Context: one part of a larger RNA
RNA sequence: AACGAACGCUGGCGGCAGGCCUAACACAUGCAAGUCGAACGAUAAACCACCUUCGGGUGGUGGACAGUGGCGCACGGGUGAGUAACGCGUGGGAACGUACCUUUUAGUACGGAACAACCAUUAGAAAUGAUGGCUAAUACCGUAUAGUCCCUCCGGGGUAAAGAUUUAUCGCUAAAAGAUCGGCCCGCGUCCAAUUAGCUAGUUGGUAAGGUAAUGGCUUACCAAGGCGACGAUUGGUAGCUGGUUUGAGAGGAUGAUCAGCCACACUGGAACUGAGACACGGUCCAGACUCCUACGGGAGGCAGCAGUGGGGAAUAUUGCGCAAUGGAGGAAACUCUGACGCAGCCAUGCCGCGUGAGUGAAGAAGGCCUUCGGGUUGUAAAGCUCUUUUACCUGUGAUGAUAAUGACAGUAGCAGGAGAAAAAGCUCCGGCUAACUUCGUGCCAGCAGCCGCGGUAAUACGGAGGGGGCUAGCGUUGUUC
Numbered sequence: 001a002a003c004g005a006a007c008g009c010u011g012g013c014g015g016c017a018g019g020c021c022u023a024a025c026a027c028a029u030g031c032a033a034g035u036c037g038a039a040c041g042a043u044a045a046a047c048c049a050c051c052u053u054c055g056g057g058u059g060g061u062g063g064a065c066a067g068u069g070g071c072g073c074a075c076g077g078g079u080g081a082g083u084a085a086c087g088c089g090u091g092g093g094a095a096c097g098u099a100c101c102u103u104u105u106a107g108u109a110c111g112g113a114a115c116a117a118c119c120a121u122u123a124g125a126a127a128u129g130a131u132g133g134c135u136a137a138u139a140c141c142g143u144a145u146a147g148u149c150c151c152u153c154c155g156g157g158g159u160a161a162a163g164a165u166u167u168a169u170c171g172c173u174a175a176a177a178g179a180u181c182g183g184c185c186c187g188c189g190u191c192c193a194a195u196u197a198g199c200u201a202g203u204u205g206g207u208a209a210g211g212u213a214a215u216g217g218c219u220u221a222c223c224a225a226g227g228c229g230a231c232g233a234u235u236g237g238u239a240g241c242u243g244g245u246u247u248g249a250g251a252g253g254a255u256g257a258u259c260a261g262c263c264a265c266a267c268u269g270g271a272a273c274u275g276a277g278a279c280a281c282g283g284u285c286c287a288g289a290c291u292c293c294u295a296c297g298g299g300a301g302g303c304a305g306c307a308g309u310g311g312g313g314a315a316u317a318u319u320g321c322g323c324a325a326u327g328g329a330g331g332a333a334a335c336u337c338u339g340a341c342g343c344a345g346c347c348a349u350g351c352c353g354c355g356u357g358a359g360u361g362a363a364g365a366a367g368g369c370c371u372u373c374g375g376g377u378u379g380u381a382a383a384g385c386u387c388u389u390u391u392a393c394c395u396g397u398g399a400u401g402a403u404a405a406u407g408a409c410a411g412u413a414g415c416a417g418g419a420g421a422a423a424a425a426g427c428u429c430c431g432g433c434u435a436a437c438u439u440c441g442u443g444c445c446a447g448c449a450g451c452c453g454c455g456g457u458a459a460u461a462c463g464g465a466g467g468g469g470g471c472u473a474g475c476g477u478u479g480u481u482c
């Protein structure tokens, strides 16, 4: 000097930031990812019209729950357990993919069979099903056509589409290119230990095949016997990496909270499915531990999302408001969703700013303390007199942020007026280092202490008081780094 700090004493206001560093411990409750009726069938309430045997039925408008289908859910948000690694940083590379977006070219023809929803029956405590029947589509399938597409033994062979509407459009298919994002490879850099010296059989290389979007022992068969290592292999320990942060004149050291980039993880371990993209935090399956429900047959769950609870700890906040702004998903749009985000609440946790009054006032008042008893000091300090009103308080007004409209914040910030010095100072130190001294008490006791050291009867070092020094809404202590 610094801090994501804690503790003790104290505490007026505002702005801007920050706030589980420990148990990647366990979690009650609510919310955190939906959206589209302009893809589709069906349709409750309500309303209108018609029919009616007065029970109701049919058609239309309408819009809720659910279902098929599309897109999204791989983003955003959290955490740092693992990882000493092409993980990260930096600079290169070739054998790749890329939904939505942009540009260009061509097309969008003819058919078919189902399955949910629904109805009926039925199993179960529940979770969840089973059987039969009906049905639509931008869901699924076939045929046709096709080239700057793919394969090819160069003869040829193969692969597509979907419609909707309020008639303005929005879509769909194939191909090429772009942009963006990503996968892969390499050079260099990246902690400690030699009281870790040898390590390695898919191991190192080749051929062939498989696999992948793609290169490759990535995998398999065969062949060769290689590969790494004191320029530290292997093993063990520790650790997310970086931009940065902090200290320092610098070199260097320490560090990696907040913010930003990358990586990894999502109760523990394993696996794939879907998809442009995952081996997927709020998806699936299997195993395990734990918790819960059960009619004992069987089921349900995963806060390292935002709040919040228990626990651990020296220690870290509200089960708040709003989608008004910015951004994201879906939608043609209106709009819906969004604990991202914007705000508010709590905390002197930090930084910065302001205030707790100003001027005058000597009988140098009283009181306190000291005293050589003369006085000195507290001290212009107080009182008194004359003023001011920042902040706080009261009243009124009242934004910008957002404008065509829409404001959570918020009647907030600001502005105007009003009253009254009014409501607002502490903490620590005073032997030397180190700025600041006397008295009383105590008597190697009680105690102090960062180091040196103080205390055994005159202690400037302990405890009280007076006085003084320092910093100040803080001060001191402890911890850590330079």
Stems, first nucleotide, its partner, number of pairs: 001481003005478005012354006018347002020312001025310003029307003034071003039068002046061006078265003087190007096182002101178008109143004118133006149158003163170002191237003198228003203225008240262004244255004267288005290301004318344001320343003326340001327338004357387004367378004391423001393418005401409001426471005431452003437466005447454002

Annotation: Predicted 3D model of a 482-nucleotide part of an RNA (small-subunit ribosomal RNA, 5' domain) from an uncultured prokaryote. The prediction has a mean pLDDT of 86. The RNAcentral record of the full RNA draws on ENA.